[in-house]
RNA sequence: CUGGCAGUCCGGGUGGUCGCUUCGCGCACAUGCGCGGAGAGGAAAGUCCGGGCUCCUCCAGGCAGGGUGCUGGGUAACGCCCAGGAGGGGUAACCCUACGGAAAGUGCCACAGAAACAUACCGCCCGCUCACGCGGGUAAGGGUGAAAUGGUGAGGUAAGAGCUCACCGGCAGCCGGGAGACCGGCUGGCCAGGCAAACCCCACCCGGAGCAAGACCAAAUAGAGGGACGAAAACCGUCCGAACGGGUGCAGACCCGGUCGGCGGCAAGGCUGCCUGGCCGAUGUCCCCGGGUUGGUUGCUUGAACCUGAUGGCAACAUCAGGGCCAGAUGGAUGACCAUCGCUCUCUCAGAGAGCACAGAACCCGGCUUACAGGACUGCCAGCCCG
RNA sequence: UCCCGGGUCGUUCAAUGGUAGGACAGGGGCCUUUGAAGCCUCUAAUCCAGGUUCGAGCCCUGGCCCGGGAGCCA
Numbered sequence: 001c002u003g004g005c006a007g008u009c010c011g012g013g014u015g016g017u018c019g020c021u022u023c024g025c026g027c028a029c030a031u032g033c034g035c036g037g038a039g040a041g042g043a044a045a046g047u048c049c050g051g052g053c054u055c056c057u058c059c060a061g062g063c064a065g066g067g068u069g070c071u072g073g074g075u076a077a078c079g080c081c082c083a084g085g086a087g088g089g090g091u092a093a094c095c096c097u098a099c100g101g102a103a104a105g106u107g108c109c110a111c112a113g114a115a116a117c118a119u120a121c122c123g124c125c126c127g128c129u130c131a132c133g134c135g136g137g138u139a140a141g142g143g144u145g146a147a148a149u150g151g152u153g154a155g156g157u158a159a160g161a162g163c164u165c166a167c168c169g170g171c172a173g174c175c176g177g178g179a180g181a182c183c184g185g186c187u188g189g190c191c192a193g194g195c196a197a198a199c200c201c202c203a204c205c206c207g208g209a210g211c212a213a214g215a216c217c218a219a220a221u222a223g224a225g226g227g228a229c230g231a232a233a234a235c236c237g238u239c240c241g242a243a244c245g246g247g248u249g250c251a252g253a254c255c256c257g258g259u260c261g262g263c264g265g266c267a268a269g270g271c272u273g274c275c276u277g278g279c280c281g282a283u284g285u286c287c288c289c290g291g292g293u294u295g296g297u298u299g300c301u302u303g304a305a306c307c308u309g310a311u312g313g314c315a316a317c318a319u320c321a322g323g324g325c326c327a328g329a330u331g332g333a334u335g336a337c338c339a340u341c342g343c344u345c346u347c348u349c350a351g352a353g354a355g356c357a358c359a360g361a362a363c364c365c366g367g368c369u370u371a372c373a374g375g376a377c378u379g380c381c382a383g384c385c386c387g
Numbered sequence: 388u389c390c391c392g393g394g395u396c397g398u399u400c401a402a403u404g405g406u407a408g409g410a411c412a413g414g415g416g417c418c419u420u421u422g423a424a425g426c427c428u429c430u431a432a433u434c435c436a437g438g439u440u441c442g443a444g445c446c447c448u449g450g451c452c453c454g455g456g457a458g459c460c461a
Base pairs, nucleotide, nucleotide: 001383002382003381004380005379006378007377008376009375010374012341013340014339015338016337017336018335020039021038022037023036024035025034026033027032041358045369046368048367049366050365051364052363053210054209055208056207059277060276061275062274063273065206066205067204068203069202070084071083072082073081074080085099086097087096088095089094100201101200105199106198107195108194109193121142122141123138124137125136126135127134128133150168151167152166153165154164155163169191171188172187173186174185175184176183177182214298215297216296217295223289225288226287227286228285229284235265236264237263239262240261241260242259244257245256246255247254248253269280270279271278292460306323307322308321309320310319311318312317342356343355344354345353346352347351388457389456390455391454392453393452394451397411398410399409400408405441413429414428415427416426417425434450435449436448437447438446
């Protein structure tokens, strides 16, 4: 210098003139005025995940259903982030993975091919036959296919085959290292596959609904609307208490019997998938039909937050100290004009012209995914050149 | 905001992971004096990208587009 890899930041600033929303204070009181402060994002987007918060009476257990899937850590939590491991890509820096189990079971592997949980089409070898051909052995070679009884080489064999040996892969056992996933070493007999983003098995996690949740006020109207049930009482009870009677015993106390009182069961319906326990429950519960209203206040912004520094940690992050509050709309606010600076492109001596990406909060956070003109910075890898 | 469904020739509908098909439309031919009808034949597609698999319209992920339902007070 060129090419590549990983990460971070900006993506408009400043001034002026009008205009808009909100908060606080003051003055006015149908309205508004003055002063001061603040006023869209890195994705606000998609609504893919996790929560906070509110309500369901929300508590417990189980089933169904759903989710995640190597190990360890972080976090409020997660399907996220960080650091490792294994496999793969790349010369490398780095990048990708939907990464538990095929020996619990079931299922699929079309066509081709002899054969895809099972075998011999061609071939090779041996024997018989004049020949055609027949019988036996074989799975190394050929063909088919995505995949064909581990692979390469040598020996051996009638010809072959882990038949034997060396190396490699896989499986099993043992030893060592590591928190662990795994890594390394030694030994062994050879070893019939792939698919779980097939059903499934295993481990862990999940109550439901959602700010249009919920709370309050105001206003208006039509509910003698229809239906399903009852409860109480009675009955029942190894429940509790009381007095009485009987038995044992010195007594306390224990046992038996019925009576009275209490409590419970009997119990519809409901508890945001179902069942059980538990709970509510009779002036109760639920279902259906009909009517009225479509207004206002609140929830609504101080938060598992942000910035700076120190310490610990490889890191994600945690702890401590300090700092300052940074929208709260609701037919829904941020705009218009001018000047100047910045960036890009074209022409050009100066200078001039044109353009400036993706895109707008709606209860709030932590992530993921997608879109994005252009610019700046840092680190690393490779190649070339010079010293 | 929450939930659900879908996208296949020009149009309308099919297809169980193993050859993308029928009808209508369009082109050509046969028949007919000509036309219609009829018969034969041909062209033409899986919304886009990626992944799993030997193989994807179908299974999975992301993106684009279309459609349906619910909602307030009492």
Molecule: RNase P RNA; transfer RNA
Organism: Chloroflexota bacterium